[in-house]
Context: one part of a larger RNA
RNA sequence: GGAUGAACGCUGGCGGCGUGCUUGAGAUAUGCAAGUCAAACGGUCCCGACUUUGUCGGGAUAGUGGCAGACGGCUGAGUAAAAUACAGGGACCUACCCUGGGGAGGCGAAUAACUGUUUGAAAAAACGGGUAAUACGCCGUACGCCCCGACGUCAUGUCGGGGGAAAGGGAGUAACUUCUCGCCCUAGGACGGACCUGUAUCCUAUCAGGUAGUUGGUAAGAUAAUAGCCUACCAAGCCUAUGACGGGUAGCUGACCUUAGAGGGUGGUCAGCCAGAGGGGUACUGAGACACGGACCCCACUCCUACGGGAGGCAGCAAUCAGGAAUAGUUGGCAAUGGGCGAAAGCCUGACCACGCGACGCCGCGUGCGGGAAUAAGUUCAAAUCGAACGUAAACCGCUGUGGCAGGGGAUAAAAUCUCGAUUUAAUCGGGACUGAUAGUACCCUGCUAGAAAGAGGCCGCUAACUACGUGCCAGAAGCGUCGGUAAGACGUAGGCCUCGAGCGUUAUCC
Numbered sequence: 001g002g003a004u005g006a007a008c009g010c011u012g013g014c015g016g017c018g019u020g021c022u023u024g025a026g027a028u029a030u031g032c033a034a035g036u037c038a039a040a041c042g043g044u045c046c047c048g049a050c051u052u053u054g055u056c057g058g059g060a061u062a063g064u065g066g067c068a069g070a071c072g073g074c075u076g077a078g079u080a081a082a083a084u085a086c087a088g089g090g091a092c093c094u095a096c097c098c099u100g101g102g103g104a105g106g107c108g109a110a111u112a113a114c115u116g117u118u119u120g121a122a123a124a125a126a127c128g129g130g131u132a133a134u135a136c137g138c139c140g141u142a143c144g145c146c147c148c149g150a151c152g153u154c155a156u157g158u159c160g161g162g163g164g165a166a167a168g169g170g171a172g173u174a175a176c177u178u179c180u181c182g183c184c185c186u187a188g189g190a191c192g193g194a195c196c197u198g199u200a201u202c203c204u205a206u207c208a209g210g211u212a213g214u215u216g217g218u219a220a221g222a223u224a225a226u227a228g229c230c231u232a233c234c235a236a237g238c239c240u241a242u243g244a245c246g247g248g249u250a251g252c253u254g255a256c257c258u259u260a261g262a263g264g265g266u267g268g269u270c271a272g273c274c275a276g277a278g279g280g281g282u283a284c285u286g287a288g289a290c291a292c293g294g295a296c297c298c299c300a301c302u303c304c305u306a307c308g309g310g311a312g313g314c315a316g317c318a319a320u321c322a323g324g325a326a327u328a329g330u331u332g333g334c335a336a337u338g339g340g341c342g343a344a345a346g347c348c349u350g351a352c353c354a355c356g357c358g359a360c361g362c363c364g365c366g367u368g369c370g371g372g373a374a375u376a377a378g379u380u381c382a383a384a385u386c387g388a389a390c391g392u393a394a395a396c397c398g399c400u401g402u403g404g405c406a407g408g409g410g411a412u413a414a415a416a417u418c419u420c421g422a423u424u425u426a427a428u429c430g431g432g433a434c435u436g437a438u439a440g441u442a443c444c445c446u447g448c449u450a451g452a453a454a455g456a457g458g459c460c461g462c463u464a465a466c467u468a469c470g471u472g473c474c475a476g477a478a479g480c481g482u483c484g485g486u487a488a489g490a491c492g493u494a495g496g497c498c499u500c501g502a503g504c505g506u507u508a509u510c511c
Base pairs, nucleotide, nucleotide: 001511002510003509004508006507007506008505009504010503013365014364015363016362017361018360019358020357021323026321027320028319030318031317032316035067036066037065040064041063043061044060045059046058047057048056049055050054074276075275076274083201084200085199086198087197088196089195092193093192097189098188099187100186101185102184103183105139106138107137108136114129115128116127117126118125119124145163146162147161148160149159150158151157168181169180170179171178202248203247204246209239210238211237214236215235216234217233218232219231221229251273252272253271254270255266256265257264258263278299279298280297281296282295301312302311303310304309329355331354332353333352337351338349339348340347341346368399369398370397371396378390379389380388381387403449404448405447406446407445408444409443413438418432419431420430421429422428423427455500456499457498458497459496460481461480462479466495467494468493469492470491476483477482
């Protein structure tokens, strides 16, 4: 000199864009953050129309069922390799999506809801009756799929035997054909993931030996899959001064800071990966989890209780307490982008978009501009009552309107979905309607107004900027050298000056 997620002191006009618990992975009141589908299903309730006791239409919904709650959001405790970065490998899986081929025949038993009884303070539970499905089960069929065997040009393959499946809903029709969304099998793709290998990745030898599932083999098992991954048996290996093992510290990277470069330092925001969800453990469901707002067990803590027993998990968004030098609103909206569900309308979305707070940072703008006295008063210095400085500064005259105040106009962000028409049934094109939290905001126009708007540090040398008075090794200053003991340009005050400027200094840390 540069830099910071900064803090502190003094000061502070406006706007834009960013950014904001670095400490206790401490504890949390309250609200919200993951639902959706009635075009899967049987009920219940409400409304309307009628051919008025049942039909049709519409709406709401607890439950069964499906899909989604494995994404998105947060945090960095652990982790020195089970991670990350780069490069490679073969023994794997992949819901939704896309493409190709084939198929959906028949039958059945339940159960929640509901209802009755009972227990309980509650959370909830037990028993009986009873109903539906795209829930569940059985049979049939199934080329390529799986298993076994044979043949083979041993790569695709061919043959034989055995095994394995399904679900309907909606539109339309007089009815069927039909259309559409789904369902099942199979092959491939895409997307996403699992595993293995190599190289690289902090300090420490005042850590030198470490290791028995340890190293390898065989067999059986487990897994989507390879493998001591697990088990039994057999062998005695394996790692290590190229630092094993131990201890300390730490999420890793793209990047960021600095620098001429080489290096050094850092890993906050954003992006990729990993890990975690009060501490520890376990599996279930599922295409995917060993699952933040799912389940079970133990521990610690908190709350409710009729003392028998129950409930909970903000390292989601706000917010509270605590800790701390220190870090914000219990705001608005799904209008946009993105996500989940749905045929769609739509619903949900503290993701996100916006607004709010903080000079925390960067950038931009302003606090006026022109004229105006050989120059008032005042102050400081000086003094030979010479004079010098503040100083064109002020007053005063003219101008402008960034800004401020008032009035008026007023956005981009919106195109889709929907509907009508055309081509035509893959979608495309054209017309129309509707949708804005921010926001009556930005911005524009008009009028008025110099009006609200300058400080901080320094002035001995380094280092730009000097005098007076006070003090007298005192009081004090200080980054280093040092200064202060009676004329201190270094302390304190004043005037003047210098630098930067809505900031200026100090402290901390890095280069």